[in-house]
Molecule: transfer RNA
Organism: soil metagenome
RNA sequence: CGCGGUGUAGAGCAGCCAGGUAGCUCGCCGGGUUCAUGACCCGGAGGUCGUCGGUUCGAAUCCGACCACCGCUA
Numbered sequence: 001c002g003c004g005g006u007g008u009a010g011a012g013c014a015g016c017c018a019g020g021u022a023g024c025u026c027g028c029c030g031g032g033u034u035c036a037u038g039a040c041c042c043g044g045a046g047g048u049c050g051u052c053g054g055u056u057c058g059a060a061u062c063c064g065a066c067c068a069c070c071g072c073u074a
Base pairs, nucleotide, nucleotide: 002072003071004070005069006068007067010026011025012024013023020057028044029043030042031041032040050066051065052064053063054062
């Protein structure tokens, strides 16, 4: 240089193919329960979906370029 994969909440991931409210588990905060802790139950905060453009009434999703990480080939 070429090719492939990955990038979404503090952590791990789904959603993308087939555009239409951004979700799950754990963690965190508050409350309940308990003598207390854990477990369990209820509620809550936290994301402009790697960046910048394009298409569209509408983009995490489609298209292009770029960035970071991982791998393959030479």